This is a predicted structure of a 112-nucleotide RNA (SAM riboswitch aptamer (S box leader)) from Gracilibacillus dipsosauri. Of the family's consensus pairs, 97% are formed in the model. Its mean pLDDT, the model's own confidence on a scale to 100, is 82. RNAcentral holds the sequence, with entries from Rfam.
RNA sequence: CUCUUAUCAAGAGUGGCAGAGGGACUAGGCCCGUUGAAGCCCGGCAACCGUCAAUGGAACAUCCAUUUGAAAAGGUGCUAAUUCCUACAGGUAUGGACCUGAUAGAUAAGAG
Numbered sequence: 001c002u003c004u005u006a007u008c009a010a011g012a013g014u015g016g017c018a019g020a021g022g023g024a025c026u027a028g029g030c031c032c033g034u035u036g037a038a039g040c041c042c043g044g045c046a047a048c049c050g051u052c053a054a055u056g057g058a059a060c061a062u063c064c065a066u067u068u069g070a071a072a073a074g075g076u077g078c079u080a081a082u083u084c085c086u087a088c089a090g091g092u093a094u095g096g097a098c099c100u101g102a103u104a105g106a107u108a109a110g111a112g
Stems, first nucleotide, its partner, number of pairs: 001112008013042001015041003021032003026087004043079003048075002051070004055065004083104001088101005
């Protein structure tokens, strides 16, 4: 980098350093920011992998699978706003608007 699968309406600081930008990309909106952005550290959230227990299966001191539960010391991730909203397709309404799906993106696990 590509592919597969799952998830994306919940949750998370009045901390320290820092110093002007940020909300993925393009466009249009709309926001956040010197009452301090990005980034780093600490704290926190969650529970994908992993761990433990239960359950089921088998070639049964072990292995496999699924679901449920627990903890969170391990590997990641996240920590304004639905993935901030819209861009494509379909539907409802037709004044604004709303719903569903796709695409794109993000994260995890696995494969190449």